[in-house]
Context: one part of a larger RNA
Molecule: large-subunit ribosomal RNA, domain II
Organism: soil metagenome
RNA sequence: GCCUACGAGUUAAUCUUAUUGGCAAGGUUAAAUAGUUUAGCUAUGAAGCCGAAGCGAAAGCGAGUCUGAAUAGGGCGUUAAGUCUAUAAGAUUAGACGCGAAACCGAGUGAUCUACCUAUGGAAAGAUUGAAGCUAUGGUAAUACACAGUGGAGGAUCGAACUGGUUAACGUUGAAAAGUUUUCGGAUGAUCUGUGGGUAGGGGUGAAAGGCCAAUCAAACUCGGAGAUAGCUCGUACUCCCCGAAAUGCAUUUAGGUGCAGCGUUGUGUUAAAGUAUUGCAGAGGUAGAGCUACUGAUUGGAUGAAGGGAGGUAAAACUCUACUGAUUCCUGAUAAACUCCGAAUGCUGCGAUAUGUUUCUCGGCAGUGAGGGUAUGGGUGCUAAGGUCCAUGUCCGAAAGGGGAACAACCCAGACCAACAGCUAAGGCCCCUAAGUAUAUGCUAAGUUGAAUAAACGAGGUCUGAUCACUUAGACAGCUAGGAUGUAAGCUUGGAAGCAGCUAUUCAUUUAAAGAGUGCGUAAAAGCUCACUCGCCAAGUGAUUGGGCGCGGAUAAUAAUCGGGCAUUAAGUAUAUCGCCGAAGCUUUGGGAUUUUUAAAAAUCGGUAGGGGAGCAUUGUAAUGACGUAGAAGUUGCUUUGUGAAAAGUGGUGGAGUAAUUACAAGAGAAAAUGUAGGC
Numbered sequence: 001g002c003c004u005a006c007g008a009g010u011u012a013a014u015c016u017u018a019u020u021g022g023c024a025a026g027g028u029u030a031a032a033u034a035g036u037u038u039a040g041c042u043a044u045g046a047a048g049c050c051g052a053a054g055c056g057a058a059a060g061c062g063a064g065u066c067u068g069a070a071u072a073g074g075g076c077g078u079u080a081a082g083u084c085u086a087u088a089a090g091a092u093u094a095g096a097c098g099c100g101a102a103a104c105c106g107a108g109u110g111a112u113c114u115a116c117c118u119a120u121g122g123a124a125a126g127a128u129u130g131a132a133g134c135u136a137u138g139g140u141a142a143u144a145c146a147c148a149g150u151g152g153a154g155g156a157u158c159g160a161a162c163u164g165g166u167u168a169a170c171g172u173u174g175a176a177a178a179g180u181u182u183u184c185g186g187a188u189g190a191u192c193u194g195u196g197g198g199u200a201g202g203g204g205u206g207a208a209a210g211g212c213c214a215a216u217c218a219a220a221c222u223c224g225g226a227g228a229u230a231g232c233u234c235g236u237a238c239u240c241c242c243c244g245a246a247a248u249g250c251a252u253u254u255a256g257g258u259g260c261a262g263c264g265u266u267g268u269g270u271u272a273a274a275g276u277a278u279u280g281c282a283g284a285g286g287u288a289g290a291g292c293u294a295c296u297g298a299u300u301g302g303a304u305g306a307a308g309g310g311a312g313g314u315a316a317a318a319c320u321c322u323a324c325u326g327a328u329u330c331c332u333g334a335u336a337a338a339c340u341c342c343g344a345a346u347g348c349u350g351c352g353a354u355a356u357g358u359u360u361c362u363c364g365g366c367a368g369u370g371a372g373g374g375u376a377u378g379g380g381u382g383c384u385a386a387g388g389u390c391c392a393u394g395u396c397c398g399a400a401a402g403g404g405g406a407a408c409a410a411c412c413c414a415g416a417c418c419a420a421c422a423g424c425u426a427a428g429g430c431c432c433c434u435a436a437g438u439a440u441a442u443g444c445u446a447a448g449u450u451g452a453a454u455a456a457a458c459g460a461g462g463u464c465u466g467a468u469c470a471c472u473u474a475g476a477c478a479g480c481u482a483g484g485a486u487g488u489a490a491g492c493u494u495g496g497a498a499g500c501a502g503c504u505a506u507u508c509a510u511u512u513a514a515a516g517a518g519u520g521c522g523u524a525a526a527a528g529c530u531c532a533c534u535c536g537c538c539a540a541g542u543g544a545u546u547g548g549g550c551g552c553g554g555a556u557a558a559u560a561a562u563c564g565g566g567c568a569u570u571a572a573g574u575a576u577a578u579c580g581c582c583g584a585a586g587c588u589u590u591g592g593g594a595u596u597u598u599u600a601a602a603a604a605u606c607g608g609u610a611g612g613g614g615a616g617c618a619u620u621g622u623a624a625u626g627a628c629g630u631a632g633a634a635g636u637u638g639c640u641u642u643g644u645g646a647a648a649a650g651u652g653g654u655g656g657a658g659u660a661a662u663u664a665c666a667a668g669a670g671a672a673a674a675u676g677u678a679g680g681c
Base pairs, nucleotide, nucleotide: 001681002680003679004678005677006676011094012093013092014091015090016089017088018087019086021084022083023082026050027049028048032044033043034042035041036040054061055060064076065075066074067073097235098234100232104225105224106223107222108221109220115199116198117197118196119195120194121193122192123191126158127157128156129154133150134149135148137146138145162186163185164184168181169180170179201217203213204212205211238616239615240614241613242612243611248261249260250259251258252257262369263368264366265365266364267363269361273358274359275356276355277354278353279352280351281350282349283348289342290340291339296336297335301331302330303329307325308324309322310321311320312319372397373396374395375394376393377392378391379390380389381388402413403412404411417592418591419590420589422588423587424586428582429581430580431566432565433564437579439578440577441576442575443574444573450568451567458553459552462550463549464548465547466546467545468544469543470542471541479537480536482534483533485510486509487508490504491503492502516531520529521528593606594605595604596603597602598601617670619667620666621665622664623663624662625661627659628658635654636653637652638651639650640649641648642647
């Protein structure tokens, strides 16, 4: 892991509601006793319980009573029949659907492991060092002291046994639930060790690590209280039919729990009204917007210039002045969630009409939900960040399959009763992958832009198309040829300043076809080149500003690239217009089923998690009835048929003795999951 078996809402008492039946202003027995055909049944048995009257704390009164001074008002009653049995659902108390703690307490068992203590035993190759003391000699007044020997001390040295466990590798489903090899510490000591004994669980023992106390230790093990408790996790078993939620409010030692309400389901009652939608009329309101010499606050520029500051002035003032501050008023611009002279649309309330037809509401039974999420819109918060967070309104997912979007809970289309090799459409598509147009007409794009995510400011003789203005066969624009002069080197300044360092300027005038007191290079200053301007050649459009379309640059991201891919350029891109087609579980058609309603033949309805309701199938047993079976029961194994399904029936083989059906009743009554339990493989 698979297979097989087992494996979870039960039982008792009490209560509530519904249904069934009995009796009914009553209903009913309990224990017990007697009988009997003895797990039972029948009879007796009103003790008790519920009901028929309530109100008050009570005395008490009573269809009333309490409060009260009250004959007022108000509260609770009166005006509806109960009770007993059975069944179903739920509640309470019990282990109470099943499995699951870590723990707590009690009584015992453990020191053959290990910690410490105790009694009594045992063990240590070899080598090294050479303390005290002693002896001899020297030495001293005597000691001291020196030296040479002797001696053999030490938690001394090296190093086996022994003991420990430092390092590394291996081992890590091991040879081993702690080892092997290497290396290393101690090795006469606080040494190691044998045997017997002692200390016991909030206790021991501990050179102290929360260590050790039998592979178990921040409180051992065994049994018991015990099915501890678990607002937590997991699991919870057949079918079909109808309806179908919630993730909100308030409260909570409450926040992943629960109570009440909301939303679901089911029964009941009310057939008069309700509910819902549209529309008409009448209302309340201060949002969006707008506005502000209509208030409050904030506020741009200007005019006005109170008052103050400063300067002058004076003995002190008056007074005068002001590139300062700046009130008020006026003009002007603009602002606000906690501003409003104003002010919608929606929404809300009431009345009427129309449509719909019980959807509403009442009283009961049973719930689940009380972690929500995306999206659009209106907001708060945040960075007008978030697949962020908190509200409101709608919608979808949740609990919704189907088509589209390459893929993709919530985006677009659309709500699946069943069947069909029928038809029409939606969104979206029609070159190939891939169903349907290489459709039609006219443009645009050259960037593979684009072809299903618009990257921006900004830059730019890309290109198409408008608008306005200007020049132009009296010849424009571009190009080429030629000119571009004179007073004058304007004046000033300056070392110089001559069109061209700088300053001044009615920057003038002359000759001209035209030529600036000069557009830019250039020189020390000149010179030189060039432009404006003009003749000529040429020949028909040219220039400026501004709007729109499509493109270009700007353009950098993390595993290999790409429009889903192939690929596509008068398109298979893009814009406008048009026709046709494809395309879903939508709609239609044909056949069939179920539910509800009713005029009985139709109509409407039939996605669905939690959950509510209904109807059934199967298993085991009991009772009754009529049956089957050695001419082959159950079981088992193929095949066929029937039923929407759980399932059932028939038949062939096997098997060899019991069994099914119908009705009713009772349950140890249905397994794929619980890191389920046991067995097998």